[in-house]
A computed fold for a 677-nucleotide part of an RNA from Tomicus yunnanensis, annotated as large-subunit ribosomal RNA, domain II.

Context: one part of a larger RNA
RNA sequence: ACCUACGAGUUAAUCUCACCGGCAAGGUUAAACAGUUCAGCUGUGGAGCCGAAGCGAAAGCGAGUCUGAAUAGGGUGUAUAGUCGGUGGGAUUAGACGCGAAACCGAGUGAUCUAUCCAUGGGCAGGUUGAAGCUGUGGUAACACACAGUGGAGGACCGAACCGGUUGACGUUGAAAAGUCUUCGGAUGACCUGUGGAUAGGGGUGAAAGGCUAAUCAAACUCGGAGAUAGCUCGUACUCCCCGAAAUGCAUUUAGGUGCAGCAUCGUGCUAAGUAUUACAGAGGUAGAGCUACUGAUUGGAUGCGGGGGUUUCAUCGCCUACCAAUUCCUGACAAACUCCGAAUACUGUAAUAUGUUUCACGGUAGUGAGGGCAUGGGUGCUAAGGUCCAUGUCCGAAAGGGAAAGAACCCAGACCAACAGCUAAGGCCCCCAAGUAUAUGCUAAGUUGAUCAAACGAAGUUCAGUUGCACAGACAGCUAGGAUGUUAGCUUGGAAGCAGCUAUUCAUUUAAAGAGUGCGUAACAGCUCACUACUCGAGCGACUGAGCAUGGAUAAUAAUCGGGCAUAAGCAUAUCGCCGAAGCUAUGGGAUCGAAAGAUCGGUAGGGGAGCAUUGUAACGACUUUGAAGCUGUGUCGUGAGGCAUGGUGGAGUUUUUACAAAAGAAAAUGUAGGU
Repeated sequence: ACCUACGAGUUAAUCUCACCGGCAAGGUUAAACAGUUCAGCUGUGGAGCCGAAGCGAAAGCGAGUCUGAAUAGGGUGUAUAGUCGGUGGGAUUAGACGCGAAACCGAGUGAUCUAUCCAUGGGCAGGUUGAAGCUGUGGUAACACACAGUGGAGGACCGAACCGGUUGACGUUGAAAAGUCUUCGGAUGACCUGUGGAUAGGGGUGAAAGGCUAAUCAAACUCGGAGAUAGCUCGUACUCCCCGAAAUGCAUUUAGGUGCAGCAUCGUGCUAAGUAUUACAGAGGUAGAGCUACUGAUUGGAUGCGGGGGUUUCAUCGCCUACCAAUUCCUGACAAACUCCGAAUACUGUAAUAUGUUUCACGGUAGUGAGGGCAUGGGUGCUAAGGUCCAUGUCCGAAAGGGAAAGAACCCAGACCAACAGCUAAGGCCCCCAAGUAUAUGCUAAGUUGAUCAAACGAAGUUCAGUUGCACAGACAGCUAGGAUGUUAGCUUGGAAGCAGCUAUUCAUUUAAAGAGUGCGUAACAGCUCACUACUCGAGCGACUGAGCAUGGAUAAUAAUCGGGCAUAAGCAUAUCGCCGAAGCUAUGGGAUCGAAAGAUCGGUAGGGGAGCAUUGUAACGACUUUGAAGCUGUGUCGUGAGGCAUGGUGGAGUUUUUACAAAAGAAAAUGUAGGU
């Protein structure tokens, strides 16, 4: 992992609701006793319980009563239906659908492991060092002291046994539930060790690590309380049919739980209720707008109260101002907690029309109370987030189908069933791939683009539209020629001559035209050039604005893409016709529910309701079977399905229809349990 078997809403009492039955202003017995044909049978038993009357704290009164001074008002009652049993739904109490803690308590068992201690035994190759003491000699007044020898101390040294476990490797389903190899520490000691004994669980023991206490230790193990408790996780077994949610509000030692309400379903009942559209009538202060209409904020200008500074005076009075600045006026512009104003929607009411119980009330049973995306209006955040918090709508959740390459919620569209019928939606029509290599007119040259993100800014890309200027009296570009004189203008300067800088009514002359000079250049000149003019040429040439499509800006992790191939259209824009395209719609056949019919409806999680299939057993009436039961294994057939029936093989003795009843009554999941492979 697979197969087989087992494996989870049960039972009792009480309450409540629905249905069925008995009796009924009543209903009913319990224990017990008796009988007996022994049948969960018959009879006796009225104790007790529920109901038929309520109100009040009570006395009490009573279809009333309580409050009250009240005959008022108000509260609560009264115009009758109950009760006993059965079945089912639910609740409560019990282990209460099943499995699952870590823990807590009680009584015991453990010191053959290990910790410490007690008693009694045992063990420590070899080598080294050489303490005290002693002896001798020297030495001293005597000691002291020195040297030599002897001696053999030490939690002394090196190192086997022994005890340990420092380093590294291996081992890691091991040879081993802690080892092997290498290396290393102690090795006469607070040493190691045998045997016997002591200390026991909130206790022991501990040179102390929460260590050890039998592979178990921040409280051992065994059994018991015990099916502890688990607002938590997981699992919870056949079929079909109808309806079908919620992820919200309030409260909560509450936030992943629960109560009430909301929303679902089933039953009962009453109403003209509900809903939509239109018209009319309302209340309102949002969007917008506005502000010499308030509150606040605010741009520029005019005016300049008042203040500051300066000047003046002995002090005033004065005068001045590139300063600040009130009020007023003009002008511009702002606000969720501003409003002189003010919609659309939404809301309320009335009426008409449409629909036709969808509304409402009561009762049974729930689930939900983690929601999510998108669009719009907002708060928060960075006008960040697949962020977060509200509101309105929608979809997903609980929704399959087609499109978007692929995708919960984006677009189209809501699947009762069947089939090789048709029409369409979104979206498409070169090939992959169903349908146009469709038609017409433009644009794009960037593979831009080919569903979907690029900006500010830049740029004689190109197309179109417009405004304006020049132009056959010759424009624009090119070529040829000129571009002068007073004068080197004046000043400045070392120099300044058109061209460092400053000044200037920057003038005047000759001219076809030529600036007291557009740029380059020189130390300054010179030189080149431009404006301007003429000739030549011969038809358009500039400046600006707007629109379309392109272009640079342009950077992300596979070479890695428009879904791909590829495409100059098979790209973009406008218009037109045709076609394809879904579980949509239509047509055909069939089923179910509701309904008198016509007809309508039939996606679905949690969940509510309904109808069935199968298994085991019991009762009754039957039936089958050695001419072959059950079981196993094939085939065929019937039913919407759970399943049924027939028959072949095997098997070798029981099986079962129908009706009713009762359940140890259905497995794919629980890191399920056991067995097998």

It matches the Rfam family "Bacterial large subunit ribosomal RNA".